[in-house]
Context: one part of a larger RNA
Molecule: small-subunit ribosomal RNA, central domain
Organism: metagenome
RNA sequence: CUGGGCGUAAAGCGCACGUAGGCGGAUACUUAAGUCGGGGGUGAAAUCCCGGGGCUCAACCCCGGAACUGCCUUUGAUACUGGGUAUCUCGAGUCCGGAAGAGGUGAGUGGAAUUCCGAGUGUAGAGGUGAAAUUCGUAGAUAUUCGGAGGAACACCAGUGGCGAAGGCGGCUCACUGGUCCGGUACUGACGCUGAGGUGCGAAAGCGUGGGGAGCAAACAGGAUUAGAUACCCUGGUAGUCCACACUGUAAACGAUGAUUACUCGAUGUUGGCGAUACACAGCCAGCGUCUUAGCGAAAGCGAUAAGUAAUCCACCUGGGGAGUACGCCGGCAACGGUGAAACUC
Numbered sequence: 001c002u003g004g005g006c007g008u009a010a011a012g013c014g015c016a017c018g019u020a021g022g023c024g025g026a027u028a029c030u031u032a033a034g035u036c037g038g039g040g041g042u043g044a045a046a047u048c049c050c051g052g053g054g055c056u057c058a059a060c061c062c063c064g065g066a067a068c069u070g071c072c073u074u075u076g077a078u079a080c081u082g083g084g085u086a087u088c089u090c091g092a093g094u095c096c097g098g099a100a101g102a103g104g105u106g107a108g109u110g111g112a113a114u115u116c117c118g119a120g121u122g123u124a125g126a127g128g129u130g131a132a133a134u135u136c137g138u139a140g141a142u143a144u145u146c147g148g149a150g151g152a153a154c155a156c157c158a159g160u161g162g163c164g165a166a167g168g169c170g171g172c173u174c175a176c177u178g179g180u181c182c183g184g185u186a187c188u189g190a191c192g193c194u195g196a197g198g199u200g201c202g203a204a205a206g207c208g209u210g211g212g213g214a215g216c217a218a219a220c221a222g223g224a225u226u227a228g229a230u231a232c233c234c235u236g237g238u239a240g241u242c243c244a245c246a247c248u249g250u251a252a253a254c255g256a257u258g259a260u261u262a263c264u265c266g267a268u269g270u271u272g273g274c275g276a277u278a279c280a281c282a283g284c285c286a287g288c289g290u291c292u293u294a295g296c297g298a299a300a301g302c303g304a305u306a307a308g309u310a311a312u313c314c315a316c317c318u319g320g321g322g323a324g325u326a327c328g329c330c331g332g333c334a335a336c337g338g339u340g341a342a343a344c345u346c
Stems, first nucleotide, its partner, number of pairs: 004317002008299001012314001014201004021194003025088007033081002035077008049065006091191001092188003095184005103177007110154001115149007125136002162169002206247001208245004215241002220236004258313006266291009295302002319346003328339004
C1' cells in the first nucleotide's frame, strides 16, 4: 500500500465556527465531460505467455500466435454521475403565535455563618486528640448579649430536574443579549452535510501588572505518632484561592463512545409544549433516565440518547519498553505547550 480497526484491548482532535476539498432532495428538457458500444491509428524489436521447431536433453536459439490491460482519433448510446435551463417542496432557513430554563455579560442588592474590633454580663479554664502536646487565657479567654468592620460563598427550594457546543452555569432584582422547544403553515426554494489548513472558546493550577484578603490553605514552623516520619493527626501559617486587564492552552477536557441523516419491537418514570379538560388521562413532538426485542459484542454489556442496519465527510491506530523523550521548527514573559524520531532492548 491493499486491507482491518478506533466505549473498556493501540486508536475520536477538549469544543465549536468555517476556507479549500469531498459528498448531496424531487420532476422535466438539454448537453455528452465521466461512463458504455463500434471503427481507425498507434502501442519498435527483444522480454513475458501459448503452440511448433533446432542444438543428443536443458539452459540457449528460431518461427508463428496471443498479449502489450495504454494513448490518440472518429462515430454512436444516454440509465447513472457531472455541466446548463426551468419547475417543485418533504431537507435547510425566514415569518407569526405561545413556552420553559443555574445560557452569557454588566450593575445593584439581601440574609445566615466564620473571623476581627468595641462595649456589657461573667470566672477559670478554653481548645484539640485515639490519647496528648504545641496554642489561647487572671493584661479576663472560652461562653453569652448588643453594636460595628470586612471578605468570600449562596442553606432550604434541589430533583438519574433545567440550560449551554464544550469548558461550565445555582441567593434576589434590573438592563443588554445568545440559543432551544411547541403550534400555525404565510414566505424563500436545496440556500444542505462534513470539514485538511485556519480562527475563536476553553476547568484547575501557573505567570504578569494593579487591587483585595474573612475563611480555607501548597510551602514553611512547631506539637504529636514512629525504629525513623522530610507523611497521615493537631496548633499556627505565606503564596494562592477573590476582582480588573493581559497571558498560558492543558486535564480520567470521560459517555474513556467525532459530526450529520435515514431506518429497525415494546414497557415505565420524568421535564417543556400541543391536545383533551372539572378532574382523571389517551395520543403527538422535543429532551432527560431505567428495563428490554431483534440485532450487535471477546465478554461484561449496548440496545430509537445504539456499541443495531446503512450512507457521507473528518480525525486517529498498526507489538511492549526506550518516549510523548532527543533533535529541529513553531508558540510562550517563564513554567511549559504543539509537532515528534532513532539507536538499543524484550